[in-house]
Context: one part of a larger RNA
RNA sequence: UUGGGCGUAAAGCGAGCGCAGGCGGUUGGACAAGUCUGGUGUUAAAGAUUGCAGCUUAACUGUAAUUCGCAUUGGAAACUGUUUGACUCGAGUGCGGUAGAGAGUUCUGGAACUCCAUGUGGAGCGGUGAAAUGCGUAGAUAUAUGGAAGAACACCGGUUGCGAAGGCGAGAACUUAGGCCGUAACUGACGCUUAGGCUCGAAAGUGUGGGUAGCAAAUAGGAUUAGAUACCCUAGUAGUCCACACCGUAAACGAUGGAUGUUAGGUGUCGGGAUGACCAUCUCGGUGCCGACGCUAACGCAUUAAACAUCCCGCCUGGGUAGUACAUACGCAAGUAUGAAACUC
Numbered sequence: 001u002u003g004g005g006c007g008u009a010a011a012g013c014g015a016g017c018g019c020a021g022g023c024g025g026u027u028g029g030a031c032a033a034g035u036c037u038g039g040u041g042u043u044a045a046a047g048a049u050u051g052c053a054g055c056u057u058a059a060c061u062g063u064a065a066u067u068c069g070c071a072u073u074g075g076a077a078a079c080u081g082u083u084u085g086a087c088u089c090g091a092g093u094g095c096g097g098u099a100g101a102g103a104g105u106u107c108u109g110g111a112a113c114u115c116c117a118u119g120u121g122g123a124g125c126g127g128u129g130a131a132a133u134g135c136g137u138a139g140a141u142a143u144a145u146g147g148a149a150g151a152a153c154a155c156c157g158g159u160u161g162c163g164a165a166g167g168c169g170a171g172a173a174c175u176u177a178g179g180c181c182g183u184a185a186c187u188g189a190c191g192c193u194u195a196g197g198c199u200c201g202a203a204a205g206u207g208u209g210g211g212u213a214g215c216a217a218a219u220a221g222g223a224u225u226a227g228a229u230a231c232c233c234u235a236g237u238a239g240u241c242c243a244c245a246c247c248g249u250a251a252a253c254g255a256u257g258g259a260u261g262u263u264a265g266g267u268g269u270c271g272g273g274a275u276g277a278c279c280a281u282c283u284c285g286g287u288g289c290c291g292a293c294g295c296u297a298a299c300g301c302a303u304u305a306a307a308c309a310u311c312c313c314g315c316c317u318g319g320g321u322a323g324u325a326c327a328u329a330c331g332c333a334a335g336u337a338u339g340a341a342a343c344u345c
Stems, first nucleotide, its partner, number of pairs: 004316003007299002012313001014200004021193003025087007033080002035076008047067008090190001091187003094183005102176007109153001114148007124135002161168002205246006214240002219235004257312006265290011294301002318345003327338004
């Protein structure tokens, strides 16, 4: 390479948008590039393929036909393609409804923690397995009133919802995006996927300027211990928060790429709709559980497929060396992306 694979054995890019490319619904006409077919030319010999023959066979040799290709010229028109019409089921638009922690900005609220002030009060508090460091007669802890500041939003809350993923949870207003259902008025294949590219992307980290209640890497002290650069305790700085700009990685997980169609059911639940009429039935879209066929090495998956098929992309090819070295690109840096080999088992 061919082949075979990618939930857990190696393997699905973290996610989306999307140019090129690949693939593409129904039905007429035309063309004839692909496709099929006839003729002609060329295709030296050897070789090759097929048949026959000769050395006992074979290899080998002889002989006959062919020369698979290319060019040219006729023909066929199912399929692919090109072109020209038509269609509505795919896709989209309109109209009528509808649910939601989807996003951004601003404002508002209450509980709690901490701090400050004042009153009451008077000896402990705190902490642990037990203690100690620590705080406290300069009046702590506790309690009451008032104030300040920051961060997070109990109950509702739910295998609930929304979002492409990361993720999103107090309330209100404004701005804004997508979905679902119903209808069938409009467009008429406008679609799917997507190398490269662009955008988004938890936490930590970085830069500048703010902010800092609580928590808390680092650090200090107290314990524990043989030691204890830890686990436990008392403190505590970056950080956590905000604005702007970087970083671009995660067990970024459903460890499961996207799209379309097909293939038993049962039972919850969320959002629509239609019947029927008082609790049921049907239907569309989500989200769970259990299970048939089928699949799987097994575990398990099973209309939300890991089943049956088609299309497109990404990726894998024994372990270690190693996600290292080198090089290149990006980055302020940390580092990230691409990514080997010798050697060894």
Predicted 3D model of a 345-nucleotide part of an RNA (small-subunit ribosomal RNA, central domain) from Capra hircus. The coordinates come from a structure-prediction model, not an experiment, and the mean pLDDT is 86. The full RNA is in RNAcentral, with records from SILVA. The source organism's lineage runs through Eukaryota, Dipnotetrapodomorpha, Artiodactyla, Caprinae and Capra.